RNA sequence: GGAGGGGCCUCUGGAGAAUCCCGAUCGUCGGGUGCCGAAGGGGCAAGGCGAGUGACCAAGGGCCGCAUCGCCGAAACUCUCAGGCAAAAGGACAGAGCAAAGCUG
Numbered sequence: 001g002g003a004g005g006g007g008c009c010u011c012u013g014g015a016g017a018a019u020c021c022c023g024a025u026c027g028u029c030g031g032g033u034g035c036c037g038a039a040g041g042g043g044c045a046a047g048g049c050g051a052g053u054g055a056c057c058a059a060g061g062g063c064c065g066c067a068u069c070g071c072c073g074a075a076a077c078u079c080u081c082a083g084g085c086a087a088a089a090g091g092a093c094a095g096a097g098c099a100a101a102g103c104u105g
Base pairs, nucleotide, nucleotide: 001104002103007098009097010096011095012094013093018033020032021031022030023029024028034085035084036083040081041079042078043077047072048071049070050069051068052066053065054064056062
């Protein structure tokens, strides 16, 4: 001095869906119906690993396979547990700044 990654401290942008119904009550609470997908959380494809098994073999569990079993396995996909459905707040993600670590010269 810097690519990239992370932190999530500051600023900016940032979608969707009910200002729903009922009962208490006026601190809000309880129940019901419909809906959203972008906090968080769950699920999985290719593929990988292991086991089992079957070929081949240079005989080294070497190499290749499998309607089998187990584990790992991403997302803005999917589920809707959580969260949310006027505004505000929140908000994945993106941009700028800030600080630190590591790496490199």

Glycine riboswitch aptamer from Gordonibacter pamelaeae, 105 nucleotides, folded computationally. The same sequence occurs in records of 2 taxa. The RNAcentral record of the sequence draws on Rfam and Ribocentre.